Transfer RNA from Trichonephila inaurata madagascariensis, 72 nucleotides, folded computationally. RNAcentral holds the sequence, with entries from ENA and Rfam. It matches the Rfam family "tRNA". It is annotated as a transfer RNA. Rfam's curators write: Transfer RNA (tRNA) molecules are approximately 80 nucleotides in length. Rfam links the family to the GO term triplet codon-amino acid adaptor activity. Lineage of the source: Eukaryota > Araneomorphae > Araneoidea > Trichonephila > Trichonephila inaurata.
């Protein structure tokens, strides 16, 4: 130095153009002599950063920064 995959809640993930969800975690609430399992509500996200396409972008398209994985 080439190429290719990846970045979305504290964690680990869905979401292929028109409203950001699940799952565990976490908080309040039921229940239980207490904790746990359970139920039930809640909180928690300018979707890594910057530009561009488009009526409309987490999603297409350029560049930048992380990691990962092949090649030389």
């Nucleotide at each position: 130095g080439g190429g290719g995959a990846u970045a979305c809640a504290g964690c680990u993930c869905a979401g292929u153009g028109u409203u950001a969800g699940a799952g565990c975690a976490u908080u309040c609430g039921a229940c239980u002599g207490c904790c746990g399992a359970u139920c039930g509500a809640g909180a928690g996200g300018u979707c890594c950063u910057u530009g561009g396409u488009u009526c409309a972008a987490a999603c297409c398209c350029g560049g930048g920064u992380g990691c990962c994985c092949c090649c030389u």